Predicted 3D model of RNase P RNA and transfer RNA as a complex of 491 nucleotides. It holds a member of the Rfam family "Bacterial RNase P class A". The family's RNA type in Rfam is ribozyme. Model confidence (mean pLDDT): 78 of 100.
RNA sequence: GGAGGGGGUGGAACGGCCGCUGGUGUUGUUGCGCAAGCAGCAGCGCUGGAGGAAAGUCCGGGCUCCGCAGGGCAGGGUGGCCGCUAACGGCGGCCCCGAGCGAUCGGGGGAUAGUGCCACAGAGAACAGACCGCCCGCAUGGCCCGGUAUGGCCACGUGGGUAAGGGUGAAACGGUGAGGUAAGAGCUCACCAGACCCCGGGGUGACCCGGGGUGCUCGGUAAACCCCACCCGGAGCAAGGCCGAAUAAGAGGGUGGUGGGACCCAGGUGGUCCCACCGGAGGCUGCCCGUCUUCAAUCCCUCGGGUAGGGCCGCUGGAGCUCCCGGGCAACCGGGGGCCAAGAUGAAUGGCCGUUACCCUCCCUUCGUUGUGGGAGGGGACAGAACCCGGCUUACAUCCCCCCUCCGGCC
RNA sequence: GCGAGAGUGGCGGAACUGGCAGACGCGCUGGACUUAGGAUCCAGUGGGCAACCGUGGGGGUUCGAGUCCCCCCUCUCGCA
Numbered sequence: 001g002g003a004g005g006g007g008g009u010g011g012a013a014c015g016g017c018c019g020c021u022g023g024u025g026u027u028g029u030u031g032c033g034c035a036a037g038c039a040g041c042a043g044c045g046c047u048g049g050a051g052g053a054a055a056g057u058c059c060g061g062g063c064u065c066c067g068c069a070g071g072g073c074a075g076g077g078u079g080g081c082c083g084c085u086a087a088c089g090g091c092g093g094c095c096c097c098g099a100g101c102g103a104u105c106g107g108g109g110g111a112u113a114g115u116g117c118c119a120c121a122g123a124g125a126a127c128a129g130a131c132c133g134c135c136c137g138c139a140u141g142g143c144c145c146g147g148u149a150u151g152g153c154c155a156c157g158u159g160g161g162u163a164a165g166g167g168u169g170a171a172a173c174g175g176u177g178a179g180g181u182a183a184g185a186g187c188u189c190a191c192c193a194g195a196c197c198c199c200g201g202g203g204u205g206a207c208c209c210g211g212g213g214u215g216c217u218c219g220g221u222a223a224a225c226c227c228c229a230c231c232c233g234g235a236g237c238a239a240g241g242c243c244g245a246a247u248a249a250g251a252g253g254g255u256g257g258u259g260g261g262a263c264c265c266a267g268g269u270g271g272u273c274c275c276a277c278c279g280g281a282g283g284c285u286g287c288c289c290g291u292c293u294u295c296a297a298u299c300c301c302u303c304g305g306g307u308a309g310g311g312c313c314g315c316u317g318g319a320g321c322u323c324c325c326g327g328g329c330a331a332c333c334g335g336g337g338g339c340c341a342a343g344a345u346g347a348a349u350g351g352c353c354g355u356u357a358c359c360c361u362c363c364c365u366u367c368g369u370u371g372u373g374g375g376a377g378g379g380g381a382c383a384g385a386a387c388c389c390g391g392c393u394u395a396c397a398u399c400c401c402c403c404c405u406c407c408g409g410c411c
Numbered sequence: 412g413c414g415a416g417a418g419u420g421g422c423g424g425a426a427c428u429g430g431c432a433g434a435c436g437c438g439c440u441g442g443a444c445u446u447a448g449g450a451u452c453c454a455g456u457g458g459g460c461a462a463c464c465g466u467g468g469g470g471g472u473u474c475g476a477g478u479c480c481c482c483c484c485u486c487u488c489g490c491a
Stems, first nucleotide, its partner, number of pairs: 001407008010398001012356007020049013051382001055393002058391005063236004070289004075232005080094005095108005109227002114225002116221003131166002133162006140155005174192006193217002195214008240313004250303005256278009265268001279295006320339008358379007412490007421437003430474001438456006457464002467483005
């Protein structure tokens, strides 16, 4: 100097004019009140006022409510190991496999628990399969030798053997060589690759290192069902609480049974009350068990239409931010000091102008340049709180910083 | 704000368990019939000369994705 990898920071500054919104002080005014005062409106002063993602709403937690949510089934989620944490699908460190010369990046339970699926092509697609080929037997036909035998060769047919070779496919049941065989084949042997089992050592663990045995060679798919381990009650600030407003007409459905006891009367197929069992309806947010409420008469449930979709609380001080010290490789944790940083609800946080800085283009300066200095013109993204946090993901003009790798040159 | 669902030719709408994408209807184009038009009947109809590419867009799993998984975009519906 070139090419690249990883991580982090910021997301213009200042001034003038005009606005918006929260808090607070003060002045004026209106209403209520005996008053103290409270509330509304307006003006002025002081002061706070978007983000790294406020976004997508993909995970996790706090908080709130649901007749404290119990057991089982179903359902959902996560997936190497260890740790961090309020929790997580996040983060940190480590392990294994793969890609890259490398910095570094990507992936991660089980296919030897079971089931399903593997289209088309192909003979055969999962304890596989004879289409061509190779080999053997038998039958028929032809030819050859003269060696006339239970001979040899070829063709076609037929019955078998064979997974070495060809061919199909995403995938064809280890690879190379030798022996072996009618031809072949882990059939046998050597080496290589893998699987399983055993032993020793190291590590908290994933796993690693070393040794031995078995010819065992076992396809893929779990982002298919499933198995294993662990986790999960549901709904959400339009949660929920208080105040105020509203509650009409109308429509649909429901409104038990048996037995026992007590009482009443007009003494019956009567009435009232209580208890038990069965049953109905509803709640526990899918089902069952279990459990709770209820079986009412101007009653209950559902719909319908109506109202203020108004006000206040929840609401922002919190797993908070920042600096230092200590522990830890790190994520993070502990201690101490300092700080307070939007709370809106048709929803504020803005608009215009000027200067400076930054970036781009053109021109001049300069021996020349991508550098220096000057001039003119243009540009500034993605996006905007809505109960609050921890993450992930996605979008982003442009600027800066740190660490590392490879290649080339010079000293 | 919170919570559900959907996206396939020009339009509606199929594709069951992942296996040749577009069945079926409407529309459109050409032809027949008619003096002419309609109706009817017949044929064709995603793009591309082809290889191939096409289910809103981009990745992934798989031999293979409209279908399964993840991230975006657009639309619809519900909740006081």